Model confidence (mean pLDDT): 81 of 100.
The RNA shown here (small-subunit ribosomal RNA) has 1484 nucleotides and comes from a Candidatus Anderseniibacteriota bacterium.
NCBI's taxonomy places the organism under Bacteria, Bacteria candidate phyla, Candidatus Anderseniibacteriota.
Rfam family: Bacterial small subunit ribosomal RNA. Its family is annotated with structural constituent of ribosome and ribosome in the Gene Ontology.
The RNAcentral record of the sequence draws on ENA.

[in-house]
RNA sequence: AACUAAGAGUUUGAUCCUGGCUCAGGAUGAACGCUGGCAGCGUGGAUAAGGCAUGCAAGUCGAUCGCCCCGCCUUUGGCGGGACGAGGCAAAUUGGUUAGUAACACGUAGGGAAUAUACCCGGAUGUGGGGAAUAAUCAGCCGAAAGGCUGGAUAAUACCCCAUGUGCUGGCACAUGGUGACAUGUAUCAGUAAAGCUUCGGCGCGUCCGGAAUAUCCUGCGUCCUAUCAGCUUGUUGGUAGGGUAACGGCCUACCAAGGCUACGACGGGUAGGGGGUGUGAGAGCAUGACCCCCAACACUGGGACUGCGACACAGCCCAGACACCUACGGGUGGCUGCAGUCGAGAAUCUUCGGCAAUGCACGAAAGUGUGACCGAGCGACGCUGCGUGCAGGAAGAAGGCCUUCGGGUUGUAAACUGCUGUUCUUAGGGAAGAACUUUGACGGUACCUAAGCAGAAAGGGGCACCUAACUCUGUGCCAGCAGGUGCGGUAAUACAGAGGCCCCAAGCGUUAUCCGGAAUUAUUGGGCGUAAAGCGUCCGCAGGCGGGACAGUACGUCUAUUGUUAAAUCCUAGGGCUCAACCCUACGGGCCGCAGUAGAUACGGCUGUUCUAGAGGCAGGGAGAGGUAAGCGGAACUCCUGGUGGAGCGGUGAAAUGCGUUGAUAUCAGGGGGAACACCUAUUGCGAAGGCAGCUUACUGGUCCUGUCCUGACGCUCAGGGACGACAGCGUAGGGAGAGAAUGGGAUUAGAUACCCCAGUAUUCUACGCCGUAAACGAUGCCGACUAGGCAUUGGGAGUAUCGACCCUCUCAGUGUCGAAGCUAACGCGUUAAGUCGGCCGCCUGGGUAGUACGAGCGCAAGCUUAAAACUCAAAGGAAUAGACGGGAGCCCGCACAAGCGGUGGAGCGUGUGGUUUAAUUCGAUGCUAAGCGAGGAACCUUACCAGGGCUUGAAAUCUGGCUGUGGUUUCUCCGAAAGGAGAGACGUCUUCGAGAUUGCCAGACAGGUGCUGCAUGGUCGCCGUCAGCUCGUGUGGUGACAUGUUCCCUUCAGUGGGGUAACGAGCGCAACCCUCAUCAUGUGUUACUUAUCACAUGAGACUGCCGCGGCUAACGCGGAGGAAGGUGGGGACGACGUCAGAUCAGCAUGGUCCUCUGACGCCCUGGGCGACACACGCGCUACAAUGGCUGGGACAAUGAGCAUAGAAGCUAACCCGCGAGGGGGAGCGAAUCUUUAAACCCAGUCUUAGUUCGGAUUGGAGUCUGCAACUCGACUCCAUGAAGUUGGAAUCGCUAGUAACCGCAGAUCAGCCAUGCUGCGGUGAAUACGUUCUCGGGCUUUGUACUCACCGCCCGUCAACUCAGAAAAGCUGACAGUACCUGAAGACCCCACGUUAAGUGGGUGCCACGGUAAGGUCAGUGAUUAGGAGUAAGUCGUAACAAGGCAUCGCUAGGGGAACCUGGUGAUGGAUCACCUCCUUU
Repeated sequence: AACUAAGAGUUUGAUCCUGGCUCAGGAUGAACGCUGGCAGCGUGGAUAAGGCAUGCAAGUCGAUCGCCCCGCCUUUGGCGGGACGAGGCAAAUUGGUUAGUAACACGUAGGGAAUAUACCCGGAUGUGGGGAAUAAUCAGCCGAAAGGCUGGAUAAUACCCCAUGUGCUGGCACAUGGUGACAUGUAUCAGUAAAGCUUCGGCGCGUCCGGAAUAUCCUGCGUCCUAUCAGCUUGUUGGUAGGGUAACGGCCUACCAAGGCUACGACGGGUAGGGGGUGUGAGAGCAUGACCCCCAACACUGGGACUGCGACACAGCCCAGACACCUACGGGUGGCUGCAGUCGAGAAUCUUCGGCAAUGCACGAAAGUGUGACCGAGCGACGCUGCGUGCAGGAAGAAGGCCUUCGGGUUGUAAACUGCUGUUCUUAGGGAAGAACUUUGACGGUACCUAAGCAGAAAGGGGCACCUAACUCUGUGCCAGCAGGUGCGGUAAUACAGAGGCCCCAAGCGUUAUCCGGAAUUAUUGGGCGUAAAGCGUCCGCAGGCGGGACAGUACGUCUAUUGUUAAAUCCUAGGGCUCAACCCUACGGGCCGCAGUAGAUACGGCUGUUCUAGAGGCAGGGAGAGGUAAGCGGAACUCCUGGUGGAGCGGUGAAAUGCGUUGAUAUCAGGGGGAACACCUAUUGCGAAGGCAGCUUACUGGUCCUGUCCUGACGCUCAGGGACGACAGCGUAGGGAGAGAAUGGGAUUAGAUACCCCAGUAUUCUACGCCGUAAACGAUGCCGACUAGGCAUUGGGAGUAUCGACCCUCUCAGUGUCGAAGCUAACGCGUUAAGUCGGCCGCCUGGGUAGUACGAGCGCAAGCUUAAAACUCAAAGGAAUAGACGGGAGCCCGCACAAGCGGUGGAGCGUGUGGUUUAAUUCGAUGCUAAGCGAGGAACCUUACCAGGGCUUGAAAUCUGGCUGUGGUUUCUCCGAAAGGAGAGACGUCUUCGAGAUUGCCAGACAGGUGCUGCAUGGUCGCCGUCAGCUCGUGUGGUGACAUGUUCCCUUCAGUGGGGUAACGAGCGCAACCCUCAUCAUGUGUUACUUAUCACAUGAGACUGCCGCGGCUAACGCGGAGGAAGGUGGGGACGACGUCAGAUCAGCAUGGUCCUCUGACGCCCUGGGCGACACACGCGCUACAAUGGCUGGGACAAUGAGCAUAGAAGCUAACCCGCGAGGGGGAGCGAAUCUUUAAACCCAGUCUUAGUUCGGAUUGGAGUCUGCAACUCGACUCCAUGAAGUUGGAAUCGCUAGUAACCGCAGAUCAGCCAUGCUGCGGUGAAUACGUUCUCGGGCUUUGUACUCACCGCCCGUCAACUCAGAAAAGCUGACAGUACCUGAAGACCCCACGUUAAGUGGGUGCCACGGUAAGGUCAGUGAUUAGGAGUAAGUCGUAACAAGGCAUCGCUAGGGGAACCUGGUGAUGGAUCACCUCCUUU
């Protein structure tokens, strides 16, 4: 210089924060699923260091030697080859594996004045003489074999002796150098060496010095988890002497001393080869240690030595053991963790290949030989990389598929079709480099080149709700299934399955597993601890960490420069070679913060020394205080006892009862005893480290504040471990015991009441001594220091001004509170007493549950405390704040909400609707308020949807196509039949341009039709909250945000109505008004009414708090008054905000989807039945129970309304006549202010006289009328007769505030008639009461709490019962590991003894020692009847503990009790609502 950092989903109604889980990326020696063309380069037993058949993996040298055999030739010989043996070198390399090992094993930096070295290189010097054996072979013998024994012969570069000594080793002396251990040199004494072969060039051999390279030893530093491993150690630590080694050393032995290691983690346990590197990451880190390289360790398991330069030796030896094999049973043999290969286990990992051509290694002088090292090939998509599966044209946008709004769209230039090319492939021909070196190429007839041929043989996998690129249809219907997280699926699934389409990657694509990242989620870089997880209950204090001012020195930390090292490979940069790339090669830089050396700097820290006073402490003089311990004293209250008075109750509660009391209580007086606690003062007061401390006095005693600035001179701060103190409860012993009071007993309450309430009452509460050691031990806030606005209050001290003095006032030090600036905080809040800004030290946290639990350990008399997990399970748990909703929270206000009144319902009979039951069917819907005289404003048929039976099938009605028929219209009759329908006969009439057209019938086909389903797919309409006064928006402002403000507050109103104030200003939908109607008047008009008044219609006027007074803020407005027909919205109506109830309706209508069906019905037609049933329950009504009445006679007064002209028939119907009456006859009038058309209660007169009646009218019998095809099921009405229940209605409940309630009648719709007592209207007569807002219900506003948001019909706790899962305990059982003690003691080397020519060796022995055995324990693991707890599971049982004052405020600790949640006692906290008061603060 360059490179260099991304987030998302998920807790909530929504928000911010905390916090976990999950995803997107990269990677792998991988495996699995589906698929699979080629090539290159890599890579491939990760599990059983489990067992292994077979072959190969270490030989070579005849230029050291002996001997045997064979071949050839020119045959006393020569040449060549092979075997056996002696000898030399190699075999300690290469190759494999990672079991063991937490260690000087590895890494790094050093040291060796304690080291060794065959082969190689350089140098110095030498290589003389002699001797004794032995193998192969031969002979004999033993043995199944492996192999062995005896005897005889022989050579050497095999072995031995003598000589020589450049030298080397040892002893002694001197000199030089070094701080020193020591090194070097000189002189001298003793000891000590060799091997020959030859082609005559040389090759060897001995001794010594040096080099190179290798090996060994030592040291500093680094190097996993665990303290639920805290003490370990006897060769242990050191010394002396000796042995041993290449060499130092307790390495070994004897003796002496008693040391050594450890909180900077010894010892123990678990796990693990280490490094270069590799993966990831912005980095710091984290994880990892395949392939390649370096080091270590191992070679069936354990032990041991031999040979050798080198081993305690992978393919050597000895012993022991296990396993396997051979055997003639006597005895032997073996070790793939070399290359291939095999079995086994496993999710899983290759050919019993070619070659020594290259590179390298061993031997050899060399030729050469050997080499499963290596080079190559083979197998596997295991990985990386490259290439291909064609290219260009081609719209009738083909067919097919899919979708469709039926128009079309899409697949899609995609295909077909035309032309072209040949990478790859096939065939044929040519054909390397790799050999630097004469020969020699496994790969290989390979790479590569040329020619010819064919678009032919070559595409899949995953995904498509969001994260996350990509969408539709069909099927399915909480099923089948999906899923990484959130979550999809219960009839319209972009989430399941299939299909079409699309997206991503591509010879691969997905899944699983694991690592890093994202995760600042262990935070060094880079986090936190008031309430989210997190400050030890408090203090003291050793180690440790940190530490005031000045000067000097040093140079340990620190900084600078430089040197060495940090192997190669890897990585980065540049260049190059395979056609590119992967891959490979070359060069440079780096290899960092690493380690070590040298030189320098000295600010800061350290160290050493000197000094200072600001920190800290001391001294002097004062002060306040519920600080502590002990002793004494006091009064009030309480209780007990004694006595007096007195006489029926007391006590207790929501109400009661248990209890006490005539044996005299309670009450009251007097006296006496006893124990505990200290009213008022008392206060957000004071003191103490915290717990805590309160009558008064005394004694002893701790801390602290102020003033003085006199003394010491950094003596300080914090503190792991440790120690001390530590409320209440609890424990032990001894006292004491008034009151209170766990447990317990009794009484209540209750469904129950192991509780709340009441009556008793033991432990306890008190004292002394000793334990316990925990609390919401809280300011939920560790200690110390410094700095950063203030105001007010208060406690203690000091100073100043002033004063005669005190107070007041001002300043100041130390406390205690409160409000607040800046700042901080997720917010709440904190704010000089910090949660602000900094420094020092300690403690603690890392999702929820399991669990502060289990196990282990320590402590405790016990209760228990301290320390402290995991499996499993969930995707949350949580903090603060916001909007709602809710509260058996609060405040204000309203409503026929209550109250005050009037009349009802609930009781009776009947009507009607509903439930239920019944039925062939009793069609369907509506179900708290907001269903139930509702849909239905008219069920005998019809209606009708239901049932039974009989019929029809393109259909009763619609559109269209094809074919046939051929004008098919009107109408009559017969037969069957219940009808529908079917069969048959006849009469009248007959478009036309004769084709078509229109049209009838039949047949066929599209289709119709459905009151079948879904109101939880919908439209529309409606109900309720509610005619309640609310619901919102824009801009602005506040808040990180959800949101808030406006809309809150005060006054007022029916009203978010208006006024005032105000970070809001405005606006919209609602309210009100505008509209209709009634009441008054005016004007106009008007018929059939009227002629003045009334009536109808139309148009206007009038009422606005306009006027006066009072109150109120000079307001809005309220109260009163005047005038007026009407007075404060004059009465009534229409009009119903945003929304709520998945409210009601698919059966009024419309409509998506779906289902069923088509000669057989869920369609259509018809007859009959049903919707009208009847033990019963409920709702709404009518009529009554009578005298405010019934009956009889007479008399009076309304309003709204309705009523026939259609071709033909249809209405209201008067007078009059008949009938007791319903009604009949009759026909005037009226298409209506003309006719129908007369109200009843009421009034007058009479009668009845309190009774089941002259009340009441049900029921039943008989006789009728009317409508209608038809009154049986099943109509209404009339007359005669009959004459039930009922004498004013339990709990409870409804309506109504004025022309209202109550009472009275009239009309209309529907309608042939009517089950109408219903509904909708109309008028007549015409009241009572409202003190008031405590309570009930509903609503509005504000505020408060909340664990609710499906919003209290919410949420939620525990036992019990069922199933599943994991862990703990457990009598035991089984196994593994490491040790201890004892027994045995192979091979082996050291040592000793004997023998041997005192050489080799042979035999024996002491001690050591592997395996093995015995014994008692330890640690860990597996299993275990059973036991207790935990977790989970749509709809089990019991209660209701918590969340609101959760209905007894909750919670912490502790103790007792109880089915369970829990209850109770003691003490503590507020993380308690509400009301009142006190104090404090803010404002006026």